[in-house]
Context: one part of a larger RNA
RNA sequence: GGUGUACGGUGGAUGCCUUGGCGUCAGCAGGCGAUGAAGGUCGUGGAAAGCUGCGAUAAGCCGCGGUGAGCCGCCAACAGGCCGUGACCCGCGGAUCACCGAAUGGGAAAACCCAUGCCGGCAACCCCGGCAUGUCCGCACCUGAAUCCAUAGGGUGCGGACGCGACACCGGGUGAACUGAACCAUCUCAGUAACCCGAGGAGAAGAAAUCAACCGAGAUUCCCUGAGUAGUGGCGAGCGAAAGGGGAGGAGCCCAAACCCGGGCCGUGCCAAGCGCCGUCGCGUUGCGGUCCGGGGGUUGUAGGGCGCGGAGGGACCGGGGCGGUCCGGUCCGACGAGUCACCAAACGUCCGGUUAGCCUAAGGAUUCUGGAAAGGUCCGCCAGAGAGGGUGAAAGCCCCGUGGGCGAAAACCGGGCGUCUCGUUCCGCGUUCCUGAGUAUCACGGGACCCGUGGAAUCCUGUGAGAAUCCGGGGGGACCACCCUCCAAGGCUAAAUACUCGCUGACGACCGAUAGCGAACCAGUACCGUGAGGGAAAGGUGAAAAGCACCCCGAGAGGGGAGUGAAAGAGUACCUGAAACCGUAUACCC
Numbered sequence: 001g002g003u004g005u006a007c008g009g010u011g012g013a014u015g016c017c018u019u020g021g022c023g024u025c026a027g028c029a030g031g032c033g034a035u036g037a038a039g040g041u042c043g044u045g046g047a048a049a050g051c052u053g054c055g056a057u058a059a060g061c062c063g064c065g066g067u068g069a070g071c072c073g074c075c076a077a078c079a080g081g082c083c084g085u086g087a088c089c090c091g092c093g094g095a096u097c098a099c100c101g102a103a104u105g106g107g108a109a110a111a112c113c114c115a116u117g118c119c120g121g122c123a124a125c126c127c128c129g130g131c132a133u134g135u136c137c138g139c140a141c142c143u144g145a146a147u148c149c150a151u152a153g154g155g156u157g158c159g160g161a162c163g164c165g166a167c168a169c170c171g172g173g174u175g176a177a178c179u180g181a182a183c184c185a186u187c188u189c190a191g192u193a194a195c196c197c198g199a200g201g202a203g204a205a206g207a208a209a210u211c212a213a214c215c216g217a218g219a220u221u222c223c224c225u226g227a228g229u230a231g232u233g234g235c236g237a238g239c240g241a242a243a244g245g246g247g248a249g250g251a252g253c254c255c256a257a258a259c260c261c262g263g264g265c266c267g268u269g270c271c272a273a274g275c276g277c278c279g280u281c282g283c284g285u286u287g288c289g290g291u292c293c294g295g296g297g298g299u300u301g302u303a304g305g306g307c308g309c310g311g312a313g314g315g316a317c318c319g320g321g322g323c324g325g326u327c328c329g330g331u332c333c334g335a336c337g338a339g340u341c342a343c344c345a346a347a348c349g350u351c352c353g354g355u356u357a358g359c360c361u362a363a364g365g366a367u368u369c370u371g372g373a374a375a376g377g378u379c380c381g382c383c384a385g386a387g388a389g390g391g392u393g394a395a396a397g398c399c400c401c402g403u404g405g406g407c408g409a410a411a412a413c414c415g416g417g418c419g420u421c422u423c424g425u426u427c428c429g430c431g432u433u434c435c436u437g438a439g440u441a442u443c444a445c446g447g448g449a450c451c452c453g454u455g456g457a458a459u460c461c462u463g464u465g466a467g468a469a470u471c472c473g474g475g476g477g478g479a480c481c482a483c484c485c486u487c488c489a490a491g492g493c494u495a496a497a498u499a500c501u502c503g504c505u506g507a508c509g510a511c512c513g514a515u516a517g518c519g520a521a522c523c524a525g526u527a528c529c530g531u532g533a534g535g536g537a538a539a540g541g542u543g544a545a546a547a548g549c550a551c552c553c554c555g556a557g558a559g560g561g562g563a564g565u566g567a568a569a570g571a572g573u574a575c576c577u578g579a580a581a582c583c584g585u586a587u588a589c590c591c
Stems, first nucleotide, its partner, number of pairs: 001590009015576001016541002020512002022509007029501002031164002039100003042055003046078001050074002061094006070082003105114003115133007134162010169200001170198005180187001184234001210217002221248005231239002252493003255437001259296010274283003277325002301471001303436003306432007314333008335425005347420010358407004364380003368377002381398002383387001389401003442466008452478001473488005528535002548575001551562004
């Protein structure tokens, strides 16, 4: 020195455990914000570094409920206190809530600096306290240039918006490349990623100028199918429908215009134009035309509506037309229908259910054995609408919490029923030809979207140019034309079925078990790295209970030896188990 054996050290694998994760399902919720958010900074405790809570009223203040004996968070001890006059804790409502931050009086290197006006305090300039002072948009009013009127501009008041939120979902705008085509250019990837704008709990779409096929259907959305079909395609790579059928869901409406009434402005015009239910006749503080605003009316494609005429209509009252007949208009009641987040529109009351604290609840003992400890063994019982699960010194239906079952709200919120309330409500026939969405439809050119890459290319969108018709009208049916069928564009609203999950609650798992599972079981988006955008860890376990080793000895201490605690200290906080590498001590053999 090597090998073996024994005993140690180091180290932290393995086993066991789980406070943390992951996933799925169901329900809820789907927003917060100028009444100042999200997120922070700085404070705040008797002493207080961090976390948590809170905000100069600062681990808290007030009220109403719940609960019922203890309490002053994590966090021990000390000091000092609170509490059956109900503390602490839990729920609901309220008060306070520094400074920064959309940040909003001005500024700024966030958490700081500096103001102006008014009000109040003070004897008082000062100083202190309170309130107001952002930009844009809308409405109303005041004021007001060049420039007479006016307009621009300025100001005041009221209302609204601003920012954040899940790398989610939705609509829109802008819009790649790698890649595939075994190269590559049309094509593909893909209208994807990314960026921007906007909205909501969903969003979008939506009530046929749709399809279909000579039969018919009847808004939209989503799923299955049709179908990898019809098509498209350097006919390459690829891309890829629709009708129809079956389901989920189911809901339909409002304007513009004609016409009537009222009002503003402009024009015209002074007894003319014009008006009138009929007759006799009368009116004319005007009327008429244009335009704008408001109310009524009206909303359709077997066309619908307006206007005129005729006919029919629940009741009562009022008004108007000189008057009569009668007509028109309005109000109320009744009837019918509907409604509060679609369709026109806003509330209140009451009852019921639910959410946000909670409450009650069955049944076992041992004189027995082992053990530190019984829930284990043994013996004898009991409950069960409860033998889910967790805890308790080991393995408990009957010890504790629970579980099955049942009960509960002063307050706030959600949903539903009812009532009050609110809103709405004629029809037929004939005539008339007044209305029915214009730089629109359509066409040409350039593009884009559609399964459709310009093709025979319809349909939809539109940059440029041209540019209709008006119901005897217009669009579509895949060039185009005819016949036929079908629908009514150029205005708008609309629940449900659908998509998603930052968050809350519950349940579950042939999910993980500390190099796993979220990056994070632990004070983690921390420490640390980076100028920055950004990157980003490691780190769990004494014991049933601290009973966490009084006292003695060695030692400067660290540490150790006794003693003691404990079932165990070879469980001593460097703490369960404690593998291997690696390092020793002892010894056998070999060199």
This is a predicted structure of a 591-nucleotide part of an RNA (large-subunit ribosomal RNA, domain I) from a Pseudomonadota bacterium. NCBI's taxonomy places the organism under Bacteria, Pseudomonadati, Pseudomonadota.